[in-house]
The RNA shown here (c-di-AMP riboswitch aptamer (ydaO/yuaA leader)) has 138 nucleotides and comes from Paractinoplanes bogorensis. Its mean pLDDT, the model's own confidence on a scale to 100, is 76. Lineage of the source: Bacteria > Actinomycetota > Actinomycetes > Micromonosporales > Paractinoplanes. Rfam family: c-di-AMP riboswitch aptamer (ydaO/yuaA leader). Rfam's curators write: This family represents a conserved RNA structure found upstream of the ydaO and yuaA genes in Bacillus subtilis and related genes in other bacteria. It was read from a public genome assembly, where an Rfam model found it.
């Protein structure tokens, strides 16, 4: 130098999931409380939906759905959604993701109102071209 791992700092990405102040400590970190911001759900008129039966209940958060094949399994392709990099922040390309969880017989939009959440995860050996700016000195 390479390989794996731990810790502490800073940078970077998913995501709503950060931030500011106050206590507390000898200092950060944790705690805990108060605030913004941002996120999510419940809730009228109108409008929508409303034949009948259906535990095959309905319904929510998120991109995470739908359709087809087939050795039926980490499966395969297709259409569509999500992210990341490039970027003239459109597109094209590359690379990847399309899960999980909640409510519990309930709920459609929805002003006033009124409840909730601020968590988890993860990267910082690449590599190759090719532009620019700026500082110094002389």
């Nucleotide at each position: 130098g390479a390989c794996g791992g731990a810790c502490c700092a800073c940078c970077g990405c998913c995501u709503a999931a950060u931030c500011g102040c106050c206590c507390u400590u000898g200092c950060u970190c944790a705690g805990g409380g108060c605030g913004a911001a941002c996120c999510g759900g419940g809730g009228a008129c109108c409008c929508a939906c409303c034949g009948c039966a259906g535990u095959u209940g309905g319904g929510g958060u998120g991109a995470a759905g739908c359709c087809g094949c087939u050795u039926c399994a980490c499966g395969c392709g297709g259409c569509c959604g999500g992210g990341c990099g490039c970027g003239c922040u459109u597109c094209c390309c590359g690379c990847u993701c399309g899960a999980a969880c909640c409510c519990g017989u309930c709920a459609g939009c929805u002003a006033a109102c009124c409840c909730g959440g601020u968590c988890g995860g993860c990267g910082g050996c690449c590599g190759a071209g090719g532009g620019a700016a700026g500082a110094a000195a002389g």